This is a predicted structure of a 1497-nucleotide RNA (small-subunit ribosomal RNA) from a metagenome. It matches the Rfam family "Bacterial small subunit ribosomal RNA".
RNA sequence: AGAGUUUGAUCCUGGCUCAGGAUGAACGCUAGCGGCAGGCUUAAUACAUGCAAGUCAAACGGGCCAUAGCAAUAUGGUCAGUGGCGCACGGGUGAGUAACGCGUACACAACGUACCUUAUAGAGGGGGAUAGCAUCUGGAAACGGGUGGUAAUACCCCAUAGCAUCACGAGGAGGCAUCUUUUUGUGAUUAAAGUUCAAGCGCUAUAAGAUCGGUGUGCGUCUGAUUAGGUAGUUGGUAGGGUAACGGCCUACCAAGCCGACGAUCAGUAGGGGGCGUGAGAGCGUGGACCCCCACACGGGUACUGAGACACGGACCCGACUCCUACGGGAGGCAGCAGUAAGGAAUAUUGGUCAAUGCUCGGAAGAGUGAACCAGCCAUGCCGCGUGCAGGAUGACUGCCCUUUGGGUUGUAAACUGCUUUUGUCAGGGAAGAAAACGCGGGGUUCGCCCCGUCUUGACGGUACCUGAAGAAUAAGCACCGGCUAACUCCGUGCCAGCAGCCGCGGUAAUACGGAGGGUGCAAGCGUUAUCCGGAAUCACUGGGUUUAAAGGGUGCGUAGGCGGUCUUAUAAGUCAAUGGUGAAAGACGGCAGCUUAACUGUCGCAGUGCCAUUGAUACUGUAGGACUUGAAUUAGGAUGAGGCUGGCGGAAUGUGACAUGUAGCGGUGAAAUGCUUAGAUAUGUCAUAGAACACCAAUUGCGAAGGCAGCUGGCUAGACCUAUAUUGACGCUGAGGCACGAAAGCGUGGGGAUCGAACAGGAUUAGAUACCCUGGUAGUCCACGCCCUAAACGAUGCUAACUCGUUGUUUGGCUGCAAGGUUGAGCGACUAAGGGAAACCGAUAAGUUAGCCACCUGGGGAGUACGCUCGCAAGAGUGGAACUCAAAGGAAUUGACGGGGGUCCGCACAAGCGGUGGAGCAUGUGGUUUAAUUCGACGAUACGCGAGGAACCUUACCUAGGCUAGAAUGUGAGUGACGAGGCCUGAAAGGGUCUUUUCCUUCGGGACACGAAACAAGGUGCUGCAUGGUUGUCGUCAGCUCGUGCCGUGAGGUGUUGGGUUAAGUCCCGCAACGAGCGCAACUCCUGUUCUUAGUUGCCAGCACGUUAUGGUGGGGACUCUAAGAAGACUGCCGGCGUAAGCCGCGAGGAAGGUGGGGAUGACGUCAAAUCAUCAUGGCCUUUAUGCCUAGGGCGACACACGUGCUACAAUGGCGGGUACAGAGGGUUGCGAAGCCGCGAGGUGGAGCCAAUCCCACAAAGCCCGUCUCAGUUCAGAUUGGAGUCUGCAACCCGACUCCAUGAAGGUGGAAUCGCUAGUAAUCGCGCAUCAGCCAUGGCGCGGUGAAUACGUUCCCGGACCUUGUACACACCGCCCGUCAAACCAUGGGAGCUGGGGGUGCCUGAAGAUGGUGACUUUACGGGGAGCUAUCUAAGGUAAAACUAGUGACUGGGGUUAAGUCGUAACAAGGUAGCCGUACCGGAAGGUGCGGCUGG
Repeated sequence: AGAGUUUGAUCCUGGCUCAGGAUGAACGCUAGCGGCAGGCUUAAUACAUGCAAGUCAAACGGGCCAUAGCAAUAUGGUCAGUGGCGCACGGGUGAGUAACGCGUACACAACGUACCUUAUAGAGGGGGAUAGCAUCUGGAAACGGGUGGUAAUACCCCAUAGCAUCACGAGGAGGCAUCUUUUUGUGAUUAAAGUUCAAGCGCUAUAAGAUCGGUGUGCGUCUGAUUAGGUAGUUGGUAGGGUAACGGCCUACCAAGCCGACGAUCAGUAGGGGGCGUGAGAGCGUGGACCCCCACACGGGUACUGAGACACGGACCCGACUCCUACGGGAGGCAGCAGUAAGGAAUAUUGGUCAAUGCUCGGAAGAGUGAACCAGCCAUGCCGCGUGCAGGAUGACUGCCCUUUGGGUUGUAAACUGCUUUUGUCAGGGAAGAAAACGCGGGGUUCGCCCCGUCUUGACGGUACCUGAAGAAUAAGCACCGGCUAACUCCGUGCCAGCAGCCGCGGUAAUACGGAGGGUGCAAGCGUUAUCCGGAAUCACUGGGUUUAAAGGGUGCGUAGGCGGUCUUAUAAGUCAAUGGUGAAAGACGGCAGCUUAACUGUCGCAGUGCCAUUGAUACUGUAGGACUUGAAUUAGGAUGAGGCUGGCGGAAUGUGACAUGUAGCGGUGAAAUGCUUAGAUAUGUCAUAGAACACCAAUUGCGAAGGCAGCUGGCUAGACCUAUAUUGACGCUGAGGCACGAAAGCGUGGGGAUCGAACAGGAUUAGAUACCCUGGUAGUCCACGCCCUAAACGAUGCUAACUCGUUGUUUGGCUGCAAGGUUGAGCGACUAAGGGAAACCGAUAAGUUAGCCACCUGGGGAGUACGCUCGCAAGAGUGGAACUCAAAGGAAUUGACGGGGGUCCGCACAAGCGGUGGAGCAUGUGGUUUAAUUCGACGAUACGCGAGGAACCUUACCUAGGCUAGAAUGUGAGUGACGAGGCCUGAAAGGGUCUUUUCCUUCGGGACACGAAACAAGGUGCUGCAUGGUUGUCGUCAGCUCGUGCCGUGAGGUGUUGGGUUAAGUCCCGCAACGAGCGCAACUCCUGUUCUUAGUUGCCAGCACGUUAUGGUGGGGACUCUAAGAAGACUGCCGGCGUAAGCCGCGAGGAAGGUGGGGAUGACGUCAAAUCAUCAUGGCCUUUAUGCCUAGGGCGACACACGUGCUACAAUGGCGGGUACAGAGGGUUGCGAAGCCGCGAGGUGGAGCCAAUCCCACAAAGCCCGUCUCAGUUCAGAUUGGAGUCUGCAACCCGACUCCAUGAAGGUGGAAUCGCUAGUAAUCGCGCAUCAGCCAUGGCGCGGUGAAUACGUUCCCGGACCUUGUACACACCGCCCGUCAAACCAUGGGAGCUGGGGGUGCCUGAAGAUGGUGACUUUACGGGGAGCUAUCUAAGGUAAAACUAGUGACUGGGGUUAAGUCGUAACAAGGUAGCCGUACCGGAAGGUGCGGCUGG
C1' cells in the first nucleotide's frame, strides 16, 4: 500500500466482499511448564448458611470468676448496661439521570467543617432523674408493662465572659452591583467535666490554619421536526418564613412576564470523566479492570440522630414478596466476601492471615477489619521456556503418485553412532519481604520528643531460588491448499451428498464436495462466531459531488442569516505573540533501574493541541466616526419588440339555414363497410347566421423571470438597451422560512358551443382487437369569476461578479464614412485554441480559472409507496420512511450480431423461359406401427436411391435355440507328435466320441511343421463424437480474414481494410497517417478446343504393288486421321471512342479461340459443442462360463398409414412391324468368350481368339425410310395374378434376376405448394463401369448421340458482401422483456376491536412525617416539654377523560422471492401505431385514447 466482483471486451460511476488490528468474550478440536494480569457483559432476579463495625474499665454504677486478706478492701480477668468516639469511611452496583449530573475554567462581598495544628482566655456553684439491678406481671414469640431504689465525661438550673452574636450610633479605608472592611461608644444574650497520687488523657469559648464539603456561573456534553410551540410558582417584584448559606426553596400580595428555528417542549436512548481500541492524522467506536465524580441500596415516601445522612449491614410508614406463629401477632432485605437457585453462549473457593499496607477505637498494650495481603479454580489474555542437538544414503521398508524397462515423493526423515539435560522426577540446602511499636540499656532534648544498641513478630511457605543424580528420557496440535491468498495430486461421488467471506464449485475424468498422500501457515495453541475501528476520499473539516451515472428548487420578489467596493481615524471583540495559573494520579511517550529475560513494576523527565488571567502588537476581519465614486440606483434624450391588461374592427375558411341550378350517387379506405342520398344528397351559385382560430409576412428572428406571447387598431401599463449630463453616496450579492406567478388536463358556478374530440356507439382489421384505420359523437376545447399547483415546468446545466486565443452569421442602438466598410455596446446562433471532462462533448451565453450565497445527492428494488401532518370541493399535491430482498442497478464509448432502418452490389434469388415434383402404379429410403428380432447410425437448409460401390446362407452388428470358457486370431511356451488324408457313431450344425493310415532335414545338440496344460499379453459393432485424433458436410469458390512497424485513443479499439472509380474478385487505379506483409482471389496444374515438331504398332491408308465376292487382308508408306511427348498460341497486345488512371465500350481488325475461351482439381480466418467411438485410431468407464466366441434357423424384406427421392406412363412430335446409318468411354484369365448348331426366348452347346489401340463384351439408341393404328382406357400404359421355364448358387419358401404364354389394375397431364436449368446447357437417346456367384440397379459414377427456349430488368421473395444508422441484444431476434391470473414462502400497511406499558391532567381518599393552631390530660425540672385534638401539604391507592407507545386480530391491500404453469406482446430496431412526461377517461392484463409538453426519435 491494496485486491475480487456489473461487460463479449473497455473506461467511469457505484455498492457488496476480503486481506490488518482489537476483545471482560463464547463455541469446536487439541494441550508440557512458569510469570504477570483478568474473570455474571444476561435477571438493579430471588436468596439457605457463615463472616463483612466495632472499640474504650485511663467516663460510670453493677454482676460473676481468680488471687491476697479474718474482713472492709486491693489487684487482675470477664459480662451486659449507661456514657464517649466510630458506624456518613472502607467495600458493592450502574437501576435511575440528557441534568450544572459530568468535564473544564472561574466565583462565594451568600456558606459549613468532628477528629488534627496554632493562638488567646477559661473550667465557680447547684439540682433532679434514668438504664443496669431487685420485685410483680403480660405474651407462643418478637417484645414488653407496673412498682422500688442507683451512678456518671448522661441531663437541667444559676454565676462569670468578649477579639463571639444581636440592636442602635460615630469616624476612616476600599471595592465588584447588592456592598465589604476597620476603629470606637452604649445596651442585651450565650460556656464548661471530669478521671487520676501525679504525669498523661480529656472539657468550654473565640480566632486562624489544614482537610473535607455546600452553592452559583461561562463553555462543552447522543438521536428524532413524521415532536413547533412550551410555561401559572410559571417570569419578575415586595414582605415574611425556612436553610450552614443565596434563591419561588416556601407562603401571601402585585405585575405579565419567561423559554423557543443558534431547536424550546415532547419522545427515545444513556451514569459522566481520566482513559481504552483503531486510525498517517483528523476522526470513528467505546467507558470492563485501575483512579476521580455522581447516583442507588427490595419498590416508594419521610424525617430523626449527628460536625457530617435524609443513612447498604439505623428508624418510621405504604406496597410487593419470603419466612415464623399457639392465628392473637411477629421477622426480613448479599448491587459487602464466599456460596445457592434461576436466567444465559458464558464468568471462579461457602479457602488462609491480620505477617505487611491502611482504617476505627484506645494513653497504651491491644482489639476489630471478606478493606488488604495471600493461596485455590479457568490457555480468558499478554509474556517467557521446552518437546532435543550433531553426524548419518544402497537416498532402506511401508504409504502415495506416474509408468514400457522403471522413476518420483515422504526424506537426513527413520534405523544407527555420538553429545547435551532446560523442563519434569528424585535427593539435599533454602530466602528477601521485618520497618518497628512495646519492654530493657545508653545518649541528646526546645521536655513535644529524637537517636543508638538489644529483645520479639511471616498467612504466603519448606514456596521462590541454589546444588547434585539418572535419563532423549516426561511433552504437538489446529486450520488451510480454485482466484483474492502462501500451499496439488489420486480415489470416491455424479446439480446427489455437500461447500461457500465475495466471485462461485458439484449434471462421470471436480487442484472448489468427502477421504488419502503430499504441501502451506501459525503453534500450546489453532480455527469459527459475535462486536468495534481500519481499508471506505463510501457523509469528503483535513478530503467528494450534482449536462447524460444518484443529485439544480418550475420561476421570481423578498425576511432572517451568510458574504461584501476605495481612503482615513479610533478601538482592540476576533487574530497573533510573550508571561503566569491550571490541565490529579495512573495510563501514553523517552531515559534509567528491579525481578535470569520479557510481560510486569519502580523512578525521573517530556508531552498534555484545552481553559483562565495579565501584558503587548494592529496587517486583516469586526465595531464606531469621517470622507470618496468605480458597484448600485435616480435624471434627460433616443430608439426597440408576438411583453401584459382592456375595448373596437376585419377578411379567408368551416358548419348550419333559406332559395336556385342540377342528377345519381356522395363519402371513406390498403381494400371495404358503417354513414349521407330520388322526401333530391354530393357539386355549383346567391343571401343569411354562429363560434373559434388568425394563411401569406415568418426567419436558424423578436419579447418576457419562468409558464408563455402572433390579424388590424385605440386606451392603460411594465421592462431591458443605447447616448449624455447631473444627483445620492455602498444604498450591494445571495436568500432558509414566507409571499406571488405558474402549460395542459381537471374541479365549482354561470354563459357559449362552429371546429376538433377522451368516454361511448357502429363499421372494418384480427386467432382475439376493450387498439392502430373509418363513420358518428358527449364531457371538454372558448368566455367571466373562483380553485387546483403539477409536466421530459429541459439548456435534463441555480443566481451574482471577475478573468481567459480566434473566426463567422444575425437582431437592435451609438460614433464615423458619399458608399463599401470600420469601430463601440446589448442580445440571439455556429465553429474553434488553451483548459476541462469517464467519454459524448463544453469551450467569453463554459461543463475553463476564481470568489460569495442558496438548493440537492450518497447502491438497485421495496417507493415517491405506507403511516402521520399540512393544503385542496374533489382529483390529488407537499413532506416522506421501515421491514424485506438483490450483487448488482447505472453512464459513456468499442467490436459484433440483429432491424417489418437507409445506401451500393452480387447469385437460376426473382423475373423471362424449358422440363419436372406434388395426383397414378411400381422401385427405393425414412417416420410410424408391428414383432422374439424387425441391428445401428444420419433429422431444416447441411437426414430420408444417405453410411450400403450389391442383406437368400455368409455379410450381420439383431432375435430364438444348441454349444465353448486363456477363449475365433497372433507370439513365448514345458511337453507331445507329424501335419494331413479316409471312415464310423451321435447331432440341425457347431461340436462331442472313436477307428485306420502316415513325416522331412540334421553338424545328432537340435531344427522345420502341427497339436498343446499352466501362465503372460485376450476379446467387445458395449457407453461417451459433449473427453479426442483423423476424415467429412455447410456457409462458400462467398471475397473475405489477419499481422509487423508507425500514428490516433486513458482504454476496449481504430487506422491500414474507409473514401472516389473499377473488377468475377480486398482485381486494379487515384486519394489518404499510414507504409509494408501474410492466408485467401488470380496465376502455376489436369482435361478439352487450333497449329507445329518428334515418334509410327496392335492404330492409319493418299500414292505404288499383290490379293479377295468383300474387308489395310498383305508388301510397303508417315502424307492424313489417330495415338502421346514436347512446343507455339490470347497478352486488352493492336485500332477507334470515353476516362487523370485503372479500366470500359466497339456484330472493330486479326485469329481455331477475345477479354477468366469451356470444364475439373484446388475450399482463407472461422461458424454450426454440425456428422462419425459402427471405416480406422484413441482417453476414461463398463463387461469376462459373457455385453466375448462358434453354429443352425429366423430377422434386417413385416404393413392400417405418412413423407422424401426416382422409374414407367397417361400417348399420334406417339405405339407397333419391317428396312437402314452414325459414337465415345470402358471392362476382360476363377475372365471376356467369337463363328457354327439347338431353343419362340431367357439360354444351351461349342470352343476360335484375347493378359488385349490386335480378340471378345458389342447389334448403340433416338435418327432416317416404308407400312399400319385414328383418339378409344385404345394396337396407349404396363401393375397385378395364373401357368411354363432359364441361369447363378450347398440352398431361390420366407427372399433373386431373367424368359415365354396368358391376365391387363390405376392412370386421360395432376390442388395448395414446390424443384432443376443460362449452351453443347436444359430436354431427350442409348452405351459402359464399380460392387458382384447371382441380383432386387429404375440407384451411383462415367461416356458419347440429337439438341433448344429465354433473361425487359433488380420493385419484390431467398441467400450473401461492403458502408452507414438505431439497439435495453452478446447463448447475440429462435435475442431481450412487461403486466394480470394460478401456486408456494416471507416481511409489511389497513382493520370491528382486544390486551398491555410508561408519562401527564382533573377529582376523591390519604399512612408515616413536616409546619401552624390548640392543648381541660401528663411532667421532679415550668417564661418549658409531651400525649391528645385540629388545619395544610404529602407517598401509595381509587376514579374519569384524553394523548403517546407496543403486542395481537376475522378479513383485506399492495410488495418481495421462487429452472421448466396460464393469457397476451406493452418496451428495446421506425419493436412493426416513435417513445417518454403530466393529467383525464376507459379496458382481463400489459395498456389504449384525448389535451399540452420533451427528444433522451